Context: one part of a larger RNA
């Protein structure tokens, strides 16, 4: 380079935005760079290849042909490209409605929990398979009242909704991104993908300052056990929470990259629009978008996928190439560190 692949065998980048690049709708005219056609142009000879011949053969030599895949000339204008003029089916923008999320500030609600103070009360409580450590006459547990504190939001709640992904549940206010539906006016290919690059990115972890109810790595104790650096129990520090930064990883999963087009259906949830109805509501029907279950053709090694494709095609990116060694060593780079990204070989089977 070619070929084959990437749900589960090795293999989709965690996600999005976007630079270069690659690819790109319909119509008309033009140019002729690429593609296509043509030749008595040129492409020295020798060499290489084919055929024939000469040295007894061969090497070698001679003759002819082919080749020299190139350059140049000429021609066509279908396709690619470029130039010019246009179109609206892609894309974008406007108005109204619906739904959800994020940030900031203020205030607060109720349940639970823990603590403090006071009252009642008087011997146990707690915990387990059974116990013990633990708490308790300095009055616990239980119960009542008041106060304080932090974290999380039962019911609604749902194969429910929203978001690019990570993810997002009390209530309210302000600001704000996106999707969808309806209505039509406008721009006129403005598009798709995206190496580098940038932004976001669960949990744990790190730095500084707060906060600390519950839970709880580490740690201490009690049990269990042959032992028990565990599972069970009693405690408990970091942490979990907030603010400002860092880290940049996950089974970051649908283990399935993004976009467009096409290809039987059935059932169902959410949000909108329309028809029917005198109006509203309900029911029914139609339609758009999103979510789910089954299933035809087809695909697949099978499991299964099946208009949300793993079907049929096109465009662009990422990645794979036997197991171990190894996501290690080394170099580079990022990070405060932990470590991340990039990433071998010897050897061995």
């Nucleotide at each position: 380079c070619u070929g084959g692949g990437c749900u589960u065998g090795a293999a989709g980048g965690g996600u999005c935005c976007g630079u270069a690049g690659g690819c790109g709708g319909c119509c008309u005219g033009g140019u002729a760079g690429g593609u296509g056609g043509g030749g008595u142009g040129u492409g020295a000879a020798a060499u290489c290849c084919c055929u024939c011949g000469g040295c007894u053969c061969a090497a070698c030599c001679g003759a002819g042909g082919a080749a020299u895949u190139g350059c140049g000339c000429u021609u066509c204008a279908a396709c690619c490209a470029c130039c010019a003029a246009g179109c609206u089916a892609g894309a974008g923008g406007g108005a109204g409605a619906c739904a959800g999320g994020g940030g900031u500030g203020a205030g607060c609600a109720g349940a639970a929990c823990a603590g403090a103070u006071g009252g009642u009360g008087g011997a146990g409580c707690g915990g387990u398979g059974a116990a013990a450590u633990g708490c308790g006459u300095u009055g616990a547990u239980a119960u009542c009242a008041u106060c304080u504190g932090g974290a999380a939001u039962a019911c609604c709640g749902g194969u429910g909704g929203c978001g690019a992904a990570g993810g997002c549940g009390g209530c309210u206010c302000a600001c704000u991104g996106g999707g969808u539906c309806u209505c039509u006016u406008c721009u006129g290919a403005c598009g798709c993908u995206g190496a580098g690059g940038g932004a976001c990115g669960a949990a744990a972890g790190c730095u500084a300052g707060g906060g600390g109810a519950g839970c709880g790595a580490a740690c201490g104790g009690g049990a269990u056990u042959a032992g028990a650096u565990a599972c069970c129990c009693c405690g408990g520090u970091a942490g979990u929470c907030c603010u400002a930064g860092c880290u940049g990883u996950a089974a970051a999963c649908g283990a399935u990259g993004a976009g467009c087009a096409c290809u039987a259906g059935a059932c169902u949830g959410a949000a909108g629009g329309g028809a029917c109805c005198u109006c509203c509501a309900c029911a029914u029907c139609c339609u758009u978008u999103c979510g789910g279950u089954c299933g035809u053709a087809g695909c697949a090694a099978a499991a299964g996928c099946g208009u949300u494709a793993a079907g049929u095609g096109c465009u662009c990116c990422g990645c794979c190439u036997g197991g171990g060694g190894a996501g290690u060593a080394u170099g580079g780079u990022c990070g405060c560190a932990a470590g991340g990204c990039u990433g071998a070989a010897a050897c061995u089977c």